[in-house]
RNA sequence: GGAGUCGGCCAGACAGUCGCCGCCGGAGCAAUCCGGGGGAGGAAAGUCCGGGCUCCACAGGGCAGAGUGCCAGGUAAUGCCUGGGCGGCGUGAGCCGACGGAAAGUGCAGCAGAGAGUAGACCGCCUACGUCUCCCUCGGGAGGCCGGUAAGGGUGAAAGGGUGCGGUAAGAGCGCACCGCGCGCCUGGUAACAGUGCGUGGCACGGUAAACCCCACUCGGAGCAAGACCAAAUAGGAACCCCAUGACGUGGCCCGCGUCGGGUUCGGGUAGGUUGCUUGAGGGUCGUGGUGACACGCCCCCUAGAGGAAUGACUGUCCACGACAGAACCCGGCUUAUCGGCCGGCUCCCCCC
Repeated sequence: GGAGUCGGCCAGACAGUCGCCGCCGGAGCAAUCCGGGGGAGGAAAGUCCGGGCUCCACAGGGCAGAGUGCCAGGUAAUGCCUGGGCGGCGUGAGCCGACGGAAAGUGCAGCAGAGAGUAGACCGCCUACGUCUCCCUCGGGAGGCCGGUAAGGGUGAAAGGGUGCGGUAAGAGCGCACCGCGCGCCUGGUAACAGUGCGUGGCACGGUAAACCCCACUCGGAGCAAGACCAAAUAGGAACCCCAUGACGUGGCCCGCGUCGGGUUCGGGUAGGUUGCUUGAGGGUCGUGGUGACACGCCCCCUAGAGGAAUGACUGUCCACGACAGAACCCGGCUUAUCGGCCGGCUCCCCCC
């Protein structure tokens, strides 16, 4: 100097004017006015996980269903984060991985291919053994049948360990050596797991579980339109009191039967209003412990809260000319979108001293 990788930060700047939504102080009976101060994000998004909070349900256990799935730790909790293991990619820093079980059972595997799972004979190789035909220099040779063979070719994503030597008719873990693999032990590690360790087995137990399934663990439901409080008018309800000895209907009439009034209080509930509402698993400096996620301690800070829903518009100056995008109960994550810029750690290549 170039290329890369990981982590953190910013998200046009400054000034003025007029507005919008809360808060504080003052004036005013009130409406309102004056002054001061605050007012979107790193994702406020998707609503995909996990919790707080609220109401409902709930003796305990099981089934079903859903989710998660190497190990250890962190956390309120998680499917998140940190560290580690294993596998894959990269020269490397580093990145990626639903990463339990296929010697419980069931299923699936298009096309190609002879054969796709208790393998398979298409080409090739072999003809030792058995048998037939022909030739023959009588030693044998050629061919057929019955066969043998997984070394070689070919198909495929995948063809039942690899290399070499021996062996054989040709071959084959058939035998042996080395490598690999399985199992047991030992050693190290909290564990996942690992090993120039020891022994043993010729060596299968192929793939697929985001196929059914098995194993282990987790999970009650609904959500701020949750929920709580105050509370008209109208209608209906309950209790008590009052007014009749009443009115109307039935009937020829009486009895009888049925229907009908006013007031006070109470309770439920609708409209409406208030609340839940933002001080919280909160943020920052420093210190301590820890590899780290994180935890603890001291001090400091307060940072939107609407309810048709505010955060805008205009002007001026400057630059590198400004992306994605707008809170609605709150918080921790993940994922997705995003102009450009700054800082730091580390890696690789080239050059110079």